[in-house]
RNA sequence: CGCUCAUCAAGAGCGGCCGAGGGACAGGCCCCAUGACGCCGCGGCAACCAGCUCUCCUCUCCGGUCACCGGGGCCGGAGGAGGCCAGGUGCCAAUGCCUGAACGAUGAGUC
Numbered sequence: 001c002g003c004u005c006a007u008c009a010a011g012a013g014c015g016g017c018c019g020a021g022g023g024a025c026a027g028g029c030c031c032c033a034u035g036a037c038g039c040c041g042c043g044g045c046a047a048c049c050a051g052c053u054c055u056c057c058u059c060u061c062c063g064g065u066c067a068c069c070g071g072g073g074c075c076g077g078a079g080g081a082g083g084c085c086a087g088g089u090g091c092c093a094a095u096g097c098c099u100g101a102a103c104g105a106u107g108a109g110u111c
Base pairs, nucleotide, nucleotide: 002110003109004108005107006106007105008104013042014041015040016039017038021031022030023029025100026099027098028097043092044091045090048088049087051084052083054082055081056080057079058078061077062076063075064074065073066072096103
């Protein structure tokens, strides 16, 4: 790079540097010398993955054990739901800004 899956109407900005474009693409509509975009610092948002194992569920998932042969109780594991946390990412104008498309972004997995 490609492929698969999930999400994309919520949320969260200040300072410094730079100096003309930027919002992926096309059309629109916006942002921008009262300094955008970008970079750096700090702060924040969220919870995809990781972590904790706190609560509940599944004995018609597995192992052990108990009483006992009708089926169950308990312990551990596994799986699921919720919760906590904030380590790896991500994000902090506008619903992915709107419409469109064999579109894009992010996360997780895979070759």
The RNA shown here (SAM riboswitch aptamer (S box leader)) has 111 nucleotides and comes from an Acidimicrobiia bacterium. The model forms 93% of the base pairs in the Rfam consensus. The coordinates come from a structure-prediction model, not an experiment, and the mean pLDDT is 81. The sequence was found by an Rfam model in a public genome assembly.